[in-house]
RNA sequence: AUAUAUCAUGCGGGAGAGAUUGCGGGGUGACUCGCAACGCCGAAGGCGCAACCGCCCCGGAAACGCUCAGGCACAAUGGACCGCACGAUAUGC
Numbered sequence: 001a002u003a004u005a006u007c008a009u010g011c012g013g014g015a016g017a018g019a020u021u022g023c024g025g026g027g028u029g030a031c032u033c034g035c036a037a038c039g040c041c042g043a044a045g046g047c048g049c050a051a052c053c054g055c056c057c058c059g060g061a062a063a064c065g066c067u068c069a070g071g072c073a074c075a076a077u078g079g080a081c082c083g084c085a086c087g088a089u090a091u092g093c
Stems, first nucleotide, its partner, number of pairs: 002092006009085005018038001020037007039072003045068001046066003052060003
C1' cells in the first nucleotide's frame, strides 16, 4: 500500500400482516389510550430440522420451518439483509 473475512460506529435503502370485535377511560368532535378475544405476519431475538462444512460420533450451520418473544391503518420505533465511509483484528500479497 492492497485484497479477503469478522466485528463496532455513522449514513442511505429496507418487506409482511385486522382502519376486526367486545369492554373501560379521555375528548365538543375527528380521534386516541388500555385490556381481552379471535384472525394474521416473519426480516430483532429465540428454538427446530437439514443441504453443506469441519479440528469428525462431536461440533458449526439458512433468507427453510415454529411463532415463545416481537409485530399487524398512516406515521414513529424497530428491522434480517444490501451499499458506502471509517476504525480494529486475522489471513494473504
Predicted 3D model of a 93-nucleotide RNA (Glycine riboswitch aptamer) from Asticcacaulis sp. UBA2476. Rfam family: Glycine riboswitch aptamer. From the family's description: This family represents the bacterial glycine riboswitch. Its family is annotated with glycine biosynthetic process in the Gene Ontology. NCBI's taxonomy places the organism under Bacteria, Alphaproteobacteria, Caulobacterales, Caulobacteraceae, Asticcacaulis.